[in-house]
Context: one part of a larger RNA
RNA sequence: GAUGAACGCUGGCGGCGUGCCUAACACAUGCAAGUCGAACGAAGAAUAUGUGAGAAGUUUUCGGACUAAUUAUAUAUUACUUAGUGGCGGACGGGUGAGUAACGCGUAAAUAAUCAACCUAGUACACACGGAUAACUAAGAGAAAUUUUAGCUAAUACGAGAUAAGCUUUUAAAUCCGGGAGGAUAUAAAAGAAAAGCUGAGGCGGUACUAGACGAGUUUGCGUCUGAUUAGCUAGUUGGUAGAGUAAAAGCCUACCAAGGCGACGAUCAGUAGCCGGCCUGAGAGGGUGAACGGCCACAUUGGGACUGAGACACGGCCCAAACUCCUACGGGAGGCAGCAGUGGGGGAUAUUGCACAAUGGGGGAAACCCUGAUGCAGCAACGCCGCGUGAACGAAGAAGGCUUUCGAGUCGUAAAGUUCUGUCGUAUGAGAAGAAAAAAUGACGGUAUCAUACAAGAAAGCCCCGGCUAACUACGUGCCAGCAGCCGCGGUAAUACGUAGGGGGCAAGCGUUAUCC
Numbered sequence: 001g002a003u004g005a006a007c008g009c010u011g012g013c014g015g016c017g018u019g020c021c022u023a024a025c026a027c028a029u030g031c032a033a034g035u036c037g038a039a040c041g042a043a044g045a046a047u048a049u050g051u052g053a054g055a056a057g058u059u060u061u062c063g064g065a066c067u068a069a070u071u072a073u074a075u076a077u078u079a080c081u082u083a084g085u086g087g088c089g090g091a092c093g094g095g096u097g098a099g100u101a102a103c104g105c106g107u108a109a110a111u112a113a114u115c116a117a118c119c120u121a122g123u124a125c126a127c128a129c130g131g132a133u134a135a136c137u138a139a140g141a142g143a144a145a146u147u148u149u150a151g152c153u154a155a156u157a158c159g160a161g162a163u164a165a166g167c168u169u170u171u172a173a174a175u176c177c178g179g180g181a182g183g184a185u186a187u188a189a190a191a192g193a194a195a196a197g198c199u200g201a202g203g204c205g206g207u208a209c210u211a212g213a214c215g216a217g218u219u220u221g222c223g224u225c226u227g228a229u230u231a232g233c234u235a236g237u238u239g240g241u242a243g244a245g246u247a248a249a250a251g252c253c254u255a256c257c258a259a260g261g262c263g264a265c266g267a268u269c270a271g272u273a274g275c276c277g278g279c280c281u282g283a284g285a286g287g288g289u290g291a292a293c294g295g296c297c298a299c300a301u302u303g304g305g306a307c308u309g310a311g312a313c314a315c316g317g318c319c320c321a322a323a324c325u326c327c328u329a330c331g332g333g334a335g336g337c338a339g340c341a342g343u344g345g346g347g348g349a350u351a352u353u354g355c356a357c358a359a360u361g362g363g364g365g366a367a368a369c370c371c372u373g374a375u376g377c378a379g380c381a382a383c384g385c386c387g388c389g390u391g392a393a394c395g396a397a398g399a400a401g402g403c404u405u406u407c408g409a410g411u412c413g414u415a416a417a418g419u420u421c422u423g424u425c426g427u428a429u430g431a432g433a434a435g436a437a438a439a440a441a442u443g444a445c446g447g448u449a450u451c452a453u454a455c456a457a458g459a460a461a462g463c464c465c466c467g468g469c470u471a472a473c474u475a476c477g478u479g480c481c482a483g484c485a486g487c488c489g490c491g492g493u494a495a496u497a498c499g500u501a502g503g504g505g506g507c508a509a510g511c512g513u514u515a516u517c518c
Stems, first nucleotide, its partner, number of pairs: 001517003005514005012388006018381002020346001025344003029341003034088003039085002042082003045078009057066003095299003104224008114216002119212007127161001129159002136151006167192006174185004197204002225271003232262003237259007274296004278289004301322005324335004352378001354377003360374001361372004391421004401412004426455006435445001462507005467488003473502005483490002
């Protein structure tokens, strides 16, 4: 000098930040990922119309007629609602740092070994069929979670066929390019693979191919802590051939063959650790560190596994095993806060079960809009940085009082009182934003910031130190006691070093102490 700090004493305000460093311990409760009815059938609601029934009432020629609450049914309409099928999104965003000494990260390259949903541009298409199934209905099982059987139905769900500019595979042969493995372009033949509709008629979607953009996978050079009181390690191990497998190269996997590969330039083993941009310190070189913010990685109770998908081996998906917790009718089930709040526990120690989608951004939707504990804000904490205040000017009888005293006085001290001002801040009243883009409407924050007026010096100073280092001295008490102390050292009767008082020094809404780093 610095800190995500803690502790002691003290504490007025504002702005901007920061806030479980410990138990990756266990979690009550609520919320954190939905959306689309313009993909689909169905159920319902409201309204309108038609038909039938029709209480009460009016009228009657006693047959009925009129009016009509209500009710049944059919049709139509609606920016109406939604359990299910279907689509897109739940691989982002948010959290944590357990593991990892590794191509994990950083940096520079390679991919001639690759993928790529949504988006953009372009080219070519969308012909014509089929069988189901959920919802629903009926009958069951079960305490529940859930589930069985039979029947019915739709689609942008599923399946077969046609077509194929371009695409894929095989074969043939050509030109150009590259240092090279090889790549690009065009040609011929054969074989193969597509599609879906909706609409408010404006559009929105679908399929194939090409290019781009965003993104991702894989590989390589170099760099990346400590220990030799760890010296040898390795059998899919190192290489080859043939296959399997992947989007993709490869012992990635399998069979066979060979016997290799790594190591004092530190292999292996053990310990510790997420890495970086940065941050702290320092003149620099360097040393330390990796909170917040940004990039990458890993993880989601522990261990394993795949499914779906453009993308996961998936925090709020699935399956299995384990530990733990909960429900149970004892047969069986349910759960995963290292999301935001919050609770217990641990700890020296770390906040609200808040408001809003108004802004920025994200998902869905044609849109309206819905969702969003991302985010924007507010609350708590002197935890940090910065700013402001606790008044200003004049005021000597140098008042009273305290302390000291050589008893003359000195000092606190222009300090106070007093006089004249000011109003930061405070209180009250009134006015009142920007942030909103886009004509109107739309603001959680917030009646906040800010402004005006009034009031009144009124409500706002402490902490540490004073032997030397080190700025700042006297008195009394104590008497190697009580105590102090970072080092040297003070204290045994005149202690500037202990305690108290007066005075002084330093910093100041803080000041000291402790811990850690330079």
Molecule: small-subunit ribosomal RNA, 5' domain
Organism: uncultured bacterium